[in-house]
Parts: sequence; structure tokens; C1' cells
RNA sequence: UUUCAGGGCGGGGCGAAACUCCCCACUGGCGGUAACGGGCGGCACGGCCCCCGAAGUCCGCGACCCGCUAAAAAGGCGGCUGACCCGGUGAGAGUCCGGGACCAACGGUUACAGUCCGGAUGGAAGAAA
Repeated sequence: UUUCAGGGCGGGGCGAAACUCCCCACUGGCGGUAACGGGCGGCACGGCCCCCGAAGUCCGCGACCCGCUAAAAAGGCGGCUGACCCGGUGAGAGUCCGGGACCAACGGUUACAGUCCGGAUGGAAGAAA
């Protein structure tokens, strides 16, 4: 510098009206770590090392929003920013196995939205070349 970079309401109920409520359902950004899985990888092979994959709720980041800075825009700095327990195995589990839970910006809407519409043909953690 270029390219890429978010998924999900299907069925039923009540109702004048709900993809917004209730019952069932469905979705899970990016980096790290990982007792798991894979390797026709390596070695001085009872083992050790390497590579790849693996967490929504473990650590951190991003989008939104707010403040300061800036004539303004961009940018910079700062702030805010959700959610996990129980049982099992084990030396050790926040990560494995089983079970049950929980969470999801802002604005809009004939009725309250993680799933619809909008800012957004935007921005961006970052990834690749």
C1' cells in the first nucleotide's frame, strides 16, 4: 500500500397491533492462553519437543456512547463497556467430559428487540498478500 474482516425468529400462544411479550427455537467478532483433538513432524523415544485446530460468560481488544484536545473533519488522549455454576476425571480444570444456567451497545417501532429496520455502501480489533 492493497484485499478481507459478525451470526441468528422457524413453530405455537395472547392481542386491534408483537420476528419486540410468553412457551419452544436460533446466533456467538478479533488476539492470547488451554490437561483436549489431529500430524505419512522431529529426537539422545517408558519421554520430550515442534506444527495445526480448539473458550460468547479466563486475560485482553474492537464496534456504540461520553469527556478533553481540534475552527471543523480526521486524528490523539482518557473514560464507559455483558454473562458460570454444579458434578466427574485428575497432581492440577477458568479451558476437558456431563448437566443446568446466564449474557448480548445506541436510535426506531401500532407493545418491551442478541435475532427486524437504521446510522452502516460507515468504522474497527485484527488477518492475509
Molecule: FMN riboswitch aptamer (RFN element)
Organism: Thermophilibacter provencensis